This is a predicted structure of a 1471-nucleotide RNA (small-subunit ribosomal RNA) from a soil metagenome.
The sequence is in RNAcentral, with records from SILVA.
Rfam family: Bacterial small subunit ribosomal RNA.
Model confidence (mean pLDDT): 88 of 100.
RNA sequence: CGAGUUUGAUCCUGGCUCAGGACAAACGCUGGCGGCGUGCGUUAAACAUGCAAGUCGAGCGGGGCCUUCGGGCCCAGCGGCGGACGGCUGAGUAGCACGUGCCUGACCUGCCCUUGUGUGGGGAAUAGCCCCCGGAAACGGGGGGUAAUACCGCAUGCGCUCUCCCCCGUAGCGGGGGGAGAGGAAAGGCUUCGGUCGCCGGUGGAGGGGGGCGCGGCCCAUCAGGUGGUUGGUGCGGUAACGGCGCACCAAGCCGGUGACGGGUGGCCGGUCUGAGAGGAUGGUCGGCCAGACUGGGACUGGGACACGGCCCAGACACCUACGGGUGGCAGCAGUUAGGGAUCUUGCGCAAUGGGCUAACGCCUGACGCAGCGACGCCGCGUGGGGGAGGACGGCCCUCGGGUUGUAAACCCCUUUUCGCGGGGACGAGAGCGGACGGUACCCGCGGAAUAAGCACCGGCUAACUCCGUGCCAGCAGCCGCGGUAAUACGGGGGGUGCGAGCGUUGUCCGGAUUCACUGGGCGUAAAGGGCGCGUAGGCGGCCGGCUCAGUCGGGCCUGUAAGUGCGGGGCUCAACCCCGUGAUGGGCUCGGGACGGGCCGGCUGGGGCGCGGUCGAGGGAGACGGAAUGCCGGGUGUAGUGGUGAAAUGCGUAGAGAUCCGGAGGAACACCGGUGGCGGAGGCGGUCUCCUGGGCCGAGGGCCGACGCUGAGGCGCGAGAGCGUGGGGAGCGAACCGGAUUAGAUACCCGGGUAGUCCACGCCGUAAACGGUGGAUGCUAGGUGUGGGGGGUAUCGACCCCCCCCGUGCCGGCGCGAACGCAGGAAGCAUCCCGCCUGGGGAGUACGGCCGCAAGGCUAAAACUCAAAGGAAUUGACGGGGGCCCGCACAAGCAGCGGAGCGUGUGGUUUAAUUCGAUGCAACGCGAAGAACCUUACCAGGGCUUGACAUCCCGCGCUCAGCCCGCGAAAGCGGGUGCCCGCGAGGGGAGCGGGACAGGUGCUGCAUGGCUGUCGUCAGCUCGUGCCGUGAGGUGUUGGGUUAAGUCCCGCAACGAGCGCAACCCCCGGGCCUAGUUAGGUUCCUAGGCCGACUGCCGGGACCAACCCGGAGGAAGGUGGGGAUGACGUCAAGUCAGCACGGCCCUCACGUCCUGGGCCACACACACGCUACAAUGGCCGGUACAGCGGGCGGUGCGAAGCCGCGAGGCGGAGCGAAUCCCUGCAAAGCCGGCCCCAGUGCAGAUCGGGGGCUGCAACCCGCCCCCGUGAAGUCGGAGUUGCUAGUAACCGCGGGUCAGCACACCGCGGUGAAUACGUUCCCGGGCCUUGUACACACCGCCCGUCACGUCAUGAAAGCCGGGGGCGCCUGAAGCCGGCGGGGUGACCCGCGAGGGGGCCAGCCGUCGAGGGCGAGACCGGUGAUUGGGACGAAGUCGUAACAAGGUAGCCGUACCGGAAGGUGCGGCUG
Repeated sequence: CGAGUUUGAUCCUGGCUCAGGACAAACGCUGGCGGCGUGCGUUAAACAUGCAAGUCGAGCGGGGCCUUCGGGCCCAGCGGCGGACGGCUGAGUAGCACGUGCCUGACCUGCCCUUGUGUGGGGAAUAGCCCCCGGAAACGGGGGGUAAUACCGCAUGCGCUCUCCCCCGUAGCGGGGGGAGAGGAAAGGCUUCGGUCGCCGGUGGAGGGGGGCGCGGCCCAUCAGGUGGUUGGUGCGGUAACGGCGCACCAAGCCGGUGACGGGUGGCCGGUCUGAGAGGAUGGUCGGCCAGACUGGGACUGGGACACGGCCCAGACACCUACGGGUGGCAGCAGUUAGGGAUCUUGCGCAAUGGGCUAACGCCUGACGCAGCGACGCCGCGUGGGGGAGGACGGCCCUCGGGUUGUAAACCCCUUUUCGCGGGGACGAGAGCGGACGGUACCCGCGGAAUAAGCACCGGCUAACUCCGUGCCAGCAGCCGCGGUAAUACGGGGGGUGCGAGCGUUGUCCGGAUUCACUGGGCGUAAAGGGCGCGUAGGCGGCCGGCUCAGUCGGGCCUGUAAGUGCGGGGCUCAACCCCGUGAUGGGCUCGGGACGGGCCGGCUGGGGCGCGGUCGAGGGAGACGGAAUGCCGGGUGUAGUGGUGAAAUGCGUAGAGAUCCGGAGGAACACCGGUGGCGGAGGCGGUCUCCUGGGCCGAGGGCCGACGCUGAGGCGCGAGAGCGUGGGGAGCGAACCGGAUUAGAUACCCGGGUAGUCCACGCCGUAAACGGUGGAUGCUAGGUGUGGGGGGUAUCGACCCCCCCCGUGCCGGCGCGAACGCAGGAAGCAUCCCGCCUGGGGAGUACGGCCGCAAGGCUAAAACUCAAAGGAAUUGACGGGGGCCCGCACAAGCAGCGGAGCGUGUGGUUUAAUUCGAUGCAACGCGAAGAACCUUACCAGGGCUUGACAUCCCGCGCUCAGCCCGCGAAAGCGGGUGCCCGCGAGGGGAGCGGGACAGGUGCUGCAUGGCUGUCGUCAGCUCGUGCCGUGAGGUGUUGGGUUAAGUCCCGCAACGAGCGCAACCCCCGGGCCUAGUUAGGUUCCUAGGCCGACUGCCGGGACCAACCCGGAGGAAGGUGGGGAUGACGUCAAGUCAGCACGGCCCUCACGUCCUGGGCCACACACACGCUACAAUGGCCGGUACAGCGGGCGGUGCGAAGCCGCGAGGCGGAGCGAAUCCCUGCAAAGCCGGCCCCAGUGCAGAUCGGGGGCUGCAACCCGCCCCCGUGAAGUCGGAGUUGCUAGUAACCGCGGGUCAGCACACCGCGGUGAAUACGUUCCCGGGCCUUGUACACACCGCCCGUCACGUCAUGAAAGCCGGGGGCGCCUGAAGCCGGCGGGGUGACCCGCGAGGGGGCCAGCCGUCGAGGGCGAGACCGGUGAUUGGGACGAAGUCGUAACAAGGUAGCCGUACCGGAAGGUGCGGCUG
C1' cells in the first nucleotide's frame, strides 16, 4: 500500500466482497508446563444453606461461673459509637445525571487537628428483674420495684444565636468593632491520685457534602407547535440553604426551526479498540461520579438516609400455621434452579493493606490477601541437540528410467529445560509477637530422550499439486464461482504451505471505504439543479479613516485526580506484569497585540438604485374591426357518379350528389412577411386598430441617493396540455364509441362516421423529456465569423460602405477542463458567496402517516425482501424489413432439365431373429461402397474353441503333433489309427501339447486427440515490426480519389516497411524452332525432351504528366489466351475412434475366435440423385463415313484369323509383357436410301411366361447377358426447383478403375455443337465505406406484460388480543402537616393536699397521597377469513410492446379504452 467482481475488450461511475487489527467471547478439532490478568453480556428472574456489621463491662443496674478472696471470665437489657462506609448491580435516567470550568454575599459538616471558656446544684422515670395474663408461633398486655455518660427543670455564660443602632466594605443574608435587649450548656468513667479518657458551648482548619451557573456529548420532522404552578410579581410557609420547593392573591406570560413538545434508545466519564490523521466505534475489568436494593409510596432516627443485610403501608411472589395469624427479600461472598451459544469453589486466612468499636488488650471484617476451576486473554518455556546415504523398509506418483516422503527414521555420541525421586528452603514482618499463601518460589543432588503436536489451508484474490473416487449426484462456497466421465475448486490418499499449545469457524467493532468526502466527493449524458419568480429568517458582503474588542494571535498563572498511553529509568533470570520520573489536543483567569474579521462612529462612489433624453419588441389585459379558407343552409346550371386506398370497402349520390355560380348564417384560426429573427422570469407569445399596463437596451463619463448589495430554508404568487365544476358556444379537428378493410387474430396502424373535448366566462387542478436534461449573483481568462437593438468615429449628397463601443442571440475554435462524448467570454475554464439535490439496482416515487384537492390525483416519503450488479462514454465486431459503392449463372435474358410416369440407386420410416454401423440444412441422402450370392460382414439364429484365428517371451513334456486314413457331423470341430530331422550316444533343432506372462475386441467416448477432409471460398482478404494518435480497448498503415479479376496498380495521406493470401513461378492444350525415335531414306504427321513466343511491347484516343481504359496494327494467340494443380488468418466443440494411429474407460470359456445358414436385397409409404421415355429435327430397316483417352499374362491377361450358333456365346488358339499384338478389320450421333403417318401407335419399354448363355464350390432367397412371347404407366409434368456464358450447355457414343461375375453410378475421352446477358430494381451469397443498436453462445440475438404453478416477505381488512403513557371522575393505606383532642399522662408552674394549669399522647376530622375502580380518546405492537400488488423460481400459456426507421420513430405528462404487452387523443421532448 491494495486486490477480486458489470464488458468480447476498454475507460469511468458504482455497489458487493477479501487481505489487517481488536474482543469479558462462544463453537469444532487438539492440548505439556509456568507467570500475570480475567470469567452471567441472557431473566434488575426466583432463591435452599452458611457466612458478609458489629463493638464498648474503663457509661449503668443486674444475672451466671471461677477464685489463691486481690480478682478474673461470660451474658441478655438500658446507654454510646458504628450499621449513610466498605461490597454489588445498570433497571431507571436525554437530566445540571455526567464531563469540564466557575459561583455560593444562599449553606451544612459526627469522628480528627488547632485554640479560648466551662463542667454548679437538683428532680422524675424506665428496660432488665419479680408476679399475673393472652397467643400454635411471631410476639404482646397488666402490676411491682431499680441504675446510668438515658431523661427533665434551675443557675452561670467569654463567646454563640436573634432584634435594633454605629463604622468599614457593598452585590442580597459579607467582615470588624462597640452598645442595648432577648434566648440558650454540660456527664461522668478509670486511676498507681501524678494523671488520663470523656462531656458542654465557641474560634480557626482539614476532609466530606448541599445548592446554582457557562460550555460539551444519541437517533427520529412520517413528533411542529408545547405549557395551568404554566411564566413573573407580592406575601406567607418550608429547608442547613436559594428557589413556583409549597400555598394565597395579582398579572398573562413562558418555550420553540440555533428543533420546543413527543417518540425510540441509553447510566456518564477517565479511558478502551481502530485509524497516517481527522474521525468512527465503545464504556467489561481498574478509578471518579450518578442511580437502584422484590415492585410502588412514605416518613422516623441521625452530623449525614428517605437508608441493600432499619421501620411503616400497599402490591406481587414464596414459606410457616393450631386458619385466628405470622415470616421473608443474595443487583454482598460462595452456592442452587431457570434462561442461554456461554461465564468458576457452598475453599484458606485476617499474616499483610484498609475499615468499625475500644483507654488498651482485643473482637468483627466473603473489603482484602491468597488458593481452586476454565488455553478465556497476554507473555515466557518445552516436546530434544550433533552426527548419520546402501538415500533402508513402507507409503505416494511415474514417461517404468526414476522421483518424492528424506537426514526424516534406524544407528552412534551428547544434553536434562520440563518430568520423577531425595535434600535444603525464603523475602513478603518497617519496634516486639504474628505467614493463609506453603514445605510454595528458589537452590543442590540423583535418574532417564525419557512425559509432551496439533489445526487450518493448497482454483484466483492468497503461500501451497498430484493420484484415485464421484459424474449438475453427493457436495463446496468470503466474492468471482466449482461439480453434467480424466475436477489442482466435491470426498479420500500422498505431498506441500501457513501458524503452533494452539488452529480454525461464527458473532461484533474500526480499518481498507476519498462509499456522508472538516481534513477529503459530487450533480450536461453515470445517482443528483427545485418548472419559474417575489421575498422572510439566516448566511455572505465595496473604498477611506477613527474608536473598540467576547472572533483571532502572543506571554504569564490556575486547572486538566490516580491508573492508562508516549518518552526516560528501574524490579521479578527475560517478557507479560509491576515500580519511579517526565511529557501531553482541553477549560478558566490575567496582561498585551490590533493586521484580518466583528461592533460603533464619520466620510466616499466604482456595486446597486433614482432622475433626464432616446429607442426596441408575437411582453401582458380589454375592446373594436378585417379578409382568405373549411363545413352548413337557400337558390341557379348540370348528370352519374363521388369519395377513399397499397388495393378496396363501408359512406355520400337519380328524393339529383360530386363539380360550378350567386346569396346567407356561424365558429375557429390568422397564409405571404417569417428569419439560424424578436419579447418574456418560466409556462409561453404571431391579422389590423385603439385604450390600459410590465420590461429591457443605449447615451453625456455623470444630475441625485450613498452599500441601500447577493442569495434565499419556510412562506406567497405564476405555471403548457390533459382533467374537474357552473353556464355559454360548437365550423373544422377528434379520445371513447360504431362501421369498412388488413390479419392467424387486429380491442391497432389505413378508410368512413363520431361524443366528450378543443373555443369563451368564472372557479379549481399544479403536473411534463416544465430540457440547454447545465440554479442564481459577481469578477477574471486568445481569437474568428454571422445576426437583432442602440451609440460613436472617419468619410460622404447620404447612418451606402468601413472602423470602434455596449447589450442580446448563433456558429467555429485555442488554453484550460472532462471518463469520454464534448464545453470553451451566454464555460462543463479560473475563483468567491448563497440555495436546492445525490450516495448500488429492484422493491418504489410505492405502502403507511400527514398536508392539499370536488374528483382524478398531487406534495412529503420508507421498510421487509431480493440481486452482483444496475449504469455512463467510447472500441471492435455482428446485425438492420438503415444508407452508399461493387462483385458472383445471384437475379434477369436464354438453353436443357428436375418436381408427374416406369425402373435403378441412396435415405427416412415401418417391419424383422437380424434388416450391422456411420453420414443429417446449404456443406447427409448413385455419401464411406472404385463392385454385399459364400467370402466381404462388423448384424441374427444355431453348432463349436479356449494361450485362443494372429505376435513375442519363459517353464515343463517329449513324437503324442502337422499331414494322411477311418468314424460322427451341415461345416467348424470332436474321437480313433498311422506318423519328424541331425547325431554312435548323451544331447540338440523344429512343429505340437500343458502351464504362465499375454493376445484379441468394427465394444464406448470425433465433446480427450493426431492425421485427413468438408464449408464459408479462388471470396479479397488476414496480420506484423517500427513510428504516430488515444488514459485505454483500439486506431492509423488497410481509410480517401481513381483503377482492377484481385489489399491489382497509381495518386494522395503520420505513416514507412514487411509477412500470409492475389498474381507469377509448376502441369496440360493452342503457334514456331531444335534434338531424338519409328522408316532403306526424305517431307508432312505422330511421340518424347527442350527452347522461343505475349510484355499493354507498338500506334491513336480518353484520363492529370499516373495506374488504367477504349480502339487499331502485327500475330497461332492478346490485355489473367483456355484448363488444371494451388485454398490466407480463421469459422462451424462441422465430419471421421468403422481406414489408420492414439489417451481414458469397458469385456475376457466372452463384447474374443471358428463354422453352417440367414440378414445387410424386407415394403402401406415419403424424400433425394439418376436412367428410359412420352415420339416424326422421331422410330425401324438397309447401306456408308470419321475419334480420342486408355487397358492387357508368366501361378495366367488382352485374345486375332477361321469355323459353329438367330443371339448371348462356343470351338480355336495366331500375335502380344505391347507407339509393334489384342480389346478395336472399333465408335455413336452423322450421311444416303426406304418404311411408318400422329395412333398409347411399327412410340415407350415396365411387368410377367417360356427357352438359353456366362462367371463361380454354389446364382432359391439374391448376378449379368441372349432369344421368343407379353406389352404396364407414360401424350412433356402443380406449387416449387437445378445446371450452364463457348468449343460451354445440350445431344452422341468410347475407355478405365473396382471386379471371378455384376455399372443407369463414378473417373476419364473424344464427336456434333447452340441460345442469351437490356441491366443490377428485386431473391440468395459475398467485399469495402458509413449509420443506429438495449445484440457479443452476436437477429435462429435481445426482450415486455397478462395468465397458470410453487416459495417468501409485505400493505389493506370485519374484527380479535396485548403494551407503555397521559386525561376526567370515584375510592383512598402508611405517613408528614393542619384542626379538634370530652380519653390517657412522671418531671415544669400554682397548690399543704386533693386538684388545677401547661405540654405531650391515643383517638377523630381535613389537605396531600401509593394503589385500586369507572370512562372516553390518542399512540405502538401482535394476530385475522379475504384481498392488493411485489420478489424469486433450467426447459408452462398468449401474444410482440421496446432495442436496427424493431417493421406505426421512441419517450414524457394527462385522459379514455383494451386478455396482455399496449392503443388512441391533446400538448411537449430529441435521448